[in-house]
Overview
Predicted 3D model of a 74-nucleotide RNA (transfer RNA) from Candidatus Saccharibacteria bacterium GW2011_GWC2_48_9. Its Rfam family is "tRNA". The family's RNA type in Rfam is transfer RNA. It was read from a public genome assembly.
RNA sequence: GGGCGAUUAGCUCAGUUGGCUAGAGCGCGUCAUUGACGUUGACGAGGUCGGGGAUUCGAGCUCCUCAUCGCCCA
Numbered sequence: 001g002g003g004c005g006a007u008u009a010g011c012u013c014a015g016u017u018g019g020c021u022a023g024a025g026c027g028c029g030u031c032a033u034u035g036a037c038g039u040u041g042a043c044g045a046g047g048u049c050g051g052g053g054a055u056u057c058g059a060g061c062u063c064c065u066c067a068u069c070g071c072c073c074a
Base pairs, nucleotide, nucleotide: 001073002072003071004070005069006068007067010026011025012024013023019057028044029043030042031041032040050066051065052064053063054062
């Protein structure tokens, strides 16, 4: 230098053909349970969906570009 893949909650990830409102598990907080801790149950907080731009009535999803990480080729 070229090619491919990944980037979504604190962590690991899902998200189908573009169609309201962005989700799960773990973790965290509160409450219940317990002598206490743990377990279990209920409820809750937490997201500019990596940055910017484009297309569209509408973008996590399509396109362009930049950044970071990984793999391959040279």